The RNA shown here (Bacterial RNase P class A) has 326 nucleotides and comes from a Burkholderiales bacterium. It matches the Rfam family "Bacterial RNase P class A". About the family: Ribonuclease P (RNase P) is a ubiquitous endoribonuclease, found in archaea, bacteria and eukarya as well as chloroplasts and mitochondria. By type it is a ribozyme. The organism belongs to Burkholderiales, within Bacteria. It was read from a public genome assembly, where an Rfam model found it. Model confidence (mean pLDDT): 75 of 100.
[in-house]
RNA sequence: GAAGCAGGCCGGAUGGCCGCCGGCGCAGCGGGCAACCGCGGCGCGGGAGGAAAGUCGGGGCACCACAGAGCAGGGUAGCGGCUAACGACCGCCCGCGGCGACGCGAGGACCAGGGCCACAGAGACGAGCCGGUUCAGUCCGGAGUGAAACGCGGCAACCUCUACCCGGUGCAACACCAAAUAGGCAGGCGCUGACGCUGCUCGUCGAGCCUGCGGGUAGGUGGCUUGAGCCGCCGGGCAACCGGCGGCCUAGAGGAAUGGCCGUCAUAGGGCCGCCCGAAAGGACGGCCCCGUAACAGAACCCCGCUUACAGGCCUGUCUUCCAAG
Numbered sequence: 001g002a003a004g005c006a007g008g009c010c011g012g013a014u015g016g017c018c019g020c021c022g023g024c025g026c027a028g029c030g031g032g033c034a035a036c037c038g039c040g041g042c043g044c045g046g047g048a049g050g051a052a053a054g055u056c057g058g059g060g061c062a063c064c065a066c067a068g069a070g071c072a073g074g075g076u077a078g079c080g081g082c083u084a085a086c087g088a089c090c091g092c093c094c095g096c097g098g099c100g101a102c103g104c105g106a107g108g109a110c111c112a113g114g115g116c117c118a119c120a121g122a123g124a125c126g127a128g129c130c131g132g133u134u135c136a137g138u139c140c141g142g143a144g145u146g147a148a149a150c151g152c153g154g155c156a157a158c159c160u161c162u163a164c165c166c167g168g169u170g171c172a173a174c175a176c177c178a179a180a181u182a183g184g185c186a187g188g189c190g191c192u193g194a195c196g197c198u199g200c201u202c203g204u205c206g207a208g209c210c211u212g213c214g215g216g217u218a219g220g221u222g223g224c225u226u227g228a229g230c231c232g233c234c235g236g237g238c239a240a241c242c243g244g245c246g247g248c249c250u251a252g253a254g255g256a257a258u259g260g261c262c263g264u265c266a267u268a269g270g271g272c273c274g275c276c277c278g279a280a281a282g283g284a285c286g287g288c289c290c291c292g293u294a295a296c297a298g299a300a301c302c303c304c305g306c307u308u309a310c311a312g313g314c315c316u317g318u319c320u321u322c323c324a325a326g
Base pairs, nucleotide, nucleotide: 001322002321003320004319005317006316007315008314009313010312012265013264014263015262016261017260018259020047021046023044024043025042026041028039029038030037031036049296053307054306056305057304058303059302060301061170062169063168064167073166074165075164076163077162078092079091080090081089093107094105095104096103097102108161109160113159114158115155116154117153125151129142130141131140132139174222175221176220177219184213185212186211187210188209189208191206193205194204195203196202229248230247231246232245233244234243235242236241269290270289271288272287273286274285276283277282
């Protein structure tokens, strides 16, 4: 210098104006039975991602179900570790691929049973043929096919067996407040109603009216973001990861905000000029101009992983191979 391998990071910056969502403080108005909500004013600060995506694995949380064990069903599978948990992650062993750095692995068991074993071969698991031999396909030898041939074969990426793990549904979970209408329960009034009674009083039932209670619906609120949290330093560990100390608070909407316009400037892209290298194609450097933010992509209860997508760019390594020179 070239080609790689492994790991990690960024994914525009800054300013002005106008909006949108939500928070806090001060001071008001209005709506509602209530819970609570709406609208102005002033001030202060916040507002998408590395994958917010796919919703694939695992957990938290919530409700329902549940004595225990077993059966059924599903999952995992070398050994050890890590974790709230996992099929994720880390280390080692083994196998395969690569010259190598390194990458990949569905890596328990086929003397418990069943099933399957392409082509070739008589036959792929009760089995033929040839030669000899024996009471006896009884024993011995041989040919040829094939990965495997009479033996204790191979396949579990086939059923199965073994060990271990697994209840269901999801924030439209769930909790609280709670209209109108209808229906329910209790009490009262009342009748020209029905029945009981010979009749009145009275009793039972019922239409109607009033009052109260309770459930649920509309509607509203909580759940909702302080968390297995993030950052820095130190310590333990090969590592995943764990511990200690210090600092920070970083969207919470919900028919669903996070946007629009205008400056300035990096980067990428395009063009011209100068100069250098080169035979050329082309390339490096400098200056000016144009373009105008650029790929994948938009939170919806939260977290840990995995997978997938991605313009352009950056960093790290006693890393690997090759070439050249010392």